[in-house]
RNA sequence: CUCUUCGGGGCAGGGUGGAAGUCCCUACCGGCGGUGACAGCCCGCGAACCCCCGCAACCGUGGGGGCCGAUCCGGUGGAAGCCCGGGGCCGACGGUGACAGUCCGGAUGAGAGAAGAG
Numbered sequence: 001c002u003c004u005u006c007g008g009g010g011c012a013g014g015g016u017g018g019a020a021g022u023c024c025c026u027a028c029c030g031g032c033g034g035u036g037a038c039a040g041c042c043c044g045c046g047a048a049c050c051c052c053c054g055c056a057a058c059c060g061u062g063g064g065g066g067c068c069g070a071u072c073c074g075g076u077g078g079a080a081g082c083c084c085g086g087g088g089c090c091g092a093c094g095g096u097g098a099c100a101g102u103c104c105g106g107a108u109g110a111g112a113g114a115a116g117a118g
Stems, first nucleotide, its partner, number of pairs: 001118006013025003027102002029091002031045004040089002049066007071087005093105003
C1' cells in the first nucleotide's frame, strides 16, 4: 500500500389519560483509541446535525470547516476523575393518536477502529 471479515446497547412493573415504550413514579443501556490501574460523564476520535469547495449533474461522491452531553465524596494503593463503597449526572436528527437515550425511519448505510491475509 492492496484485499477480506468484524465493528452499539436499552421501557420490565405501576399511575394519569380517549390515546403514552414519548408525560409521572420506577426500571434499563453505555461505540472506538488512549491514560502509572479495568472509564458513558479524564484526553481524543467516530456517528448525527449545519456550512463551504471539487467531481457528477437523477441518485450520489471526495475534501475542508463548524457544532459536539454529563462526576462528586470516602476507601485501598507506589500510582485510580479508570478499582471498591456511596450519592449524582448525560444522551443527534426526522417521525408519532401525547413531549422519546430505550419505539419507527434514514440505516442491509456510514464509521472511530479491531483482527487476519498478501

A computed fold for a 118-nucleotide RNA from a soil metagenome, annotated as FMN riboswitch aptamer (RFN element). The coordinates come from a structure-prediction model, not an experiment, and the mean pLDDT is 85. RNAcentral holds the sequence, with entries from MGnify.